[in-house]
Context: one part of a larger RNA
RNA sequence: GAACGAACGCUGGCGGCGUGCUUAACACAUGCAAGUCGAACGAGACCGAGACCUUCGGGUCUCCAGUAAAGUGGCGCACGGGUGAGUAACACGUGGGUAACCUAGCCUUCGGUGGGGAAUAACCAUCCGAAAGGAUGGCUAAUACCGCAUUCGCUCUCGUACCCCGCGGGGGACGAGAGAAAAGGGGCCUUCGGGUCCCGCCGAGGGAUGGGCCCGCGGACCAUUAGCUUGUUGGUGGGGUAAUGGCCUACCAAGGCUUCGAUGGUUAGCUGGUCUGAGAGGAUGAUCAGCCACACUGGAACUGAGACACGGUCCAGACUCCUACGGGAGGCAGCAGUGGGGAAUUUUGCGCAAUGGGCGAAAGCCUGACGCAGCAACGCCGCGUGUGUGAUGAAGGCCUUCGGGUUGUAAAGCACUGUUCAGAGGGAAGAACAAGCGGGGGUUACGCCUCGUGAUGACGGUACCUCUGCAGAAAGCACUGGCUAACUCCGUGCCAGCAGCCGCGGUAAUACGGAGAGUGCGAGCGUUGUUC
Numbered sequence: 001g002a003a004c005g006a007a008c009g010c011u012g013g014c015g016g017c018g019u020g021c022u023u024a025a026c027a028c029a030u031g032c033a034a035g036u037c038g039a040a041c042g043a044g045a046c047c048g049a050g051a052c053c054u055u056c057g058g059g060u061c062u063c064c065a066g067u068a069a070a071g072u073g074g075c076g077c078a079c080g081g082g083u084g085a086g087u088a089a090c091a092c093g094u095g096g097g098u099a100a101c102c103u104a105g106c107c108u109u110c111g112g113u114g115g116g117g118a119a120u121a122a123c124c125a126u127c128c129g130a131a132a133g134g135a136u137g138g139c140u141a142a143u144a145c146c147g148c149a150u151u152c153g154c155u156c157u158c159g160u161a162c163c164c165c166g167c168g169g170g171g172g173a174c175g176a177g178a179g180a181a182a183a184g185g186g187g188c189c190u191u192c193g194g195g196u197c198c199c200g201c202c203g204a205g206g207g208a209u210g211g212g213c214c215c216g217c218g219g220a221c222c223a224u225u226a227g228c229u230u231g232u233u234g235g236u237g238g239g240g241u242a243a244u245g246g247c248c249u250a251c252c253a254a255g256g257c258u259u260c261g262a263u264g265g266u267u268a269g270c271u272g273g274u275c276u277g278a279g280a281g282g283a284u285g286a287u288c289a290g291c292c293a294c295a296c297u298g299g300a301a302c303u304g305a306g307a308c309a310c311g312g313u314c315c316a317g318a319c320u321c322c323u324a325c326g327g328g329a330g331g332c333a334g335c336a337g338u339g340g341g342g343a344a345u346u347u348u349g350c351g352c353a354a355u356g357g358g359c360g361a362a363a364g365c366c367u368g369a370c371g372c373a374g375c376a377a378c379g380c381c382g383c384g385u386g387u388g389u390g391a392u393g394a395a396g397g398c399c400u401u402c403g404g405g406u407u408g409u410a411a412a413g414c415a416c417u418g419u420u421c422a423g424a425g426g427g428a429a430g431a432a433c434a435a436g437c438g439g440g441g442g443u444u445a446c447g448c449c450u451c452g453u454g455a456u457g458a459c460g461g462u463a464c465c466u467c468u469g470c471a472g473a474a475a476g477c478a479c480u481g482g483c484u485a486a487c488u489c490c491g492u493g494c495c496a497g498c499a500g501c502c503g504c505g506g507u508a509a510u511a512c513g514g515a516g517a518g519u520g521c522g523a524g525c526g527u528u529g530u531u532c
Base pairs, nucleotide, nucleotide: 001532002531003530004529006528007527008526009525010524013383014382015381016380017379018378019376020375021341026339027338028337030336031335032334035075036074037073040072041071048063049062050061051060052059053058082294083293084292092218093217094216095215096214097213098212101211102210106207107206108205109204110203111202112201113200114148116146117145123138124137125136126135127134128133154179155178156177157176158175159174160173162171163170164169184199185198186197187196188195189194220266221265222264227257228256229255232254233253234252235251236250237249238248239247269291270290271289272288273284274283275282276281296317297316298315299314300313319330320329321328322327347373349372350371351370355369356367357366358365359364386416387415388414389413396407397406398405399404421469422468423467424466425465426464430459436453437452438451439450440449441448476521477520478519479518480517481502482501483500487516488515489514490513491512497504498503
């Protein structure tokens, strides 16, 4: 000098864009953060309104409404969001391998979707429990579940001949045997037989996307850590996985690593990047982006295409809460917010209008992702706090050699301007898809394609524009001995104090304190911390 997720002191007008628990991965009240589909399925209200009947207690029917809430089933919940505790490791970066693998939804190609069955929740009844919740019996549906059929592919076994190769193997062809599949829903037309379209379902191939595993190389410190290892190193058989492999297991062999640093310890998420520097390099890893790991602590599996799963399950532990003492409930390192810790870090805001995501045929619903607003000079950038004129160089202050000098065109005065500010009026872009309606094309018809019309804005009556009014409401901070731009007076008298280094102060202190003057930067200026 530059930089910062900064803090502290003094000061503080506005706007735009960013950023905001670096400490206790400490504990958390409250609300919200993952649902959706009735075009898969069965069932189906309360309240309220109206009508009728009434023994005046009430009852029945209709509407609300096939709505709400709940249940079966499907898809999603493995994304998105948070944090950096652990990890020195194929975790990450980079380059390869997989002839050792998987991939829901999406795109594409081929083939199929036949005929049956048995249950079960919801519901009803009974019962247990303080609750959380549960038991028994009975009824019922499906795109839920289970046999059977079918065999273009597919899988397994056997056989035949062929091609390719990285020689371990891989690929396709033919034949035989065996095995495994499915589900319906909706629209339109109908002569009620069916036809057709859309969305689904099953099998197989390809693509795309996303992942798993393996390998070369690369990036911390300590030798005041020198030896480490028994599933250890290798083999065979078996198991397990989507898949290779001591991944696991039985047996066999006795190996494997290491001064080119094994083992142990300490520290640490890694990278693109960021800061600095002429560069080489050094430091760093907030925000944004990629990868990894974690979700109260430890362990485990289930479901699923995918998890060993932040707002799922089970077990154990610590902590907190409820309890009728028998037993239960919970997990903010999601968004806000609270306590605590700390030098220190924000609102328990608005909206799904946009972008994106989940579900749905769609309308739409959900979305603390996201878009916005609020707070904070925390940072960067921009603007303003007036402009011109004005000398008897006014008054006052300070200094003085008492002549004057300086503050100083500075002020006042005069003439303007209106960025900002205040008031009033107008007022956005961000909105495009869509449903519906009309026209055209196409279809037997609907769906479909295209043109026109067409609702929808949290921000926000915001940005912006116009008019009116007023110089009115808007300047401080540090420094002035040298380094280092800027000097005099008074006070103090090695005292009080200053100080980054050198050093000032003991009676004329440009170095302490104050005043005047000056210098630097300016809505900031200094100090502290850290890095280069």